[in-house]
RNA sequence: GCCUCUGUGGCGGAAUGGUAGACGCGGCAGACUCAAAAUCUGUUGCUCGCAAGGGCGUGGGGGUUCGAGUCCCUCCAGGGGCA
Repeated sequence: GCCUCUGUGGCGGAAUGGUAGACGCGGCAGACUCAAAAUCUGUUGCUCGCAAGGGCGUGGGGGUUCGAGUCCCUCCAGGGGCA
């Protein structure tokens, strides 16, 4: 230099172009316990708001589309292959 794969909450990892983050781990609160472990229940992206509720968020930017994590272009980062 060329080809190819990957990039999503704190972590792993789902999501057919149509409610983004299922499920698991972890965290927090509670139950149980003398206490803890285990187990069970609730909750857990950021932000504005007293609340109800709203806005933003899939590596960055742009495009297609009524609608993009998903399709297209480009850039960045990482893995693999070829020279």
Molecule: transfer RNA
Organism: uncultured Alphaproteobacteria bacterium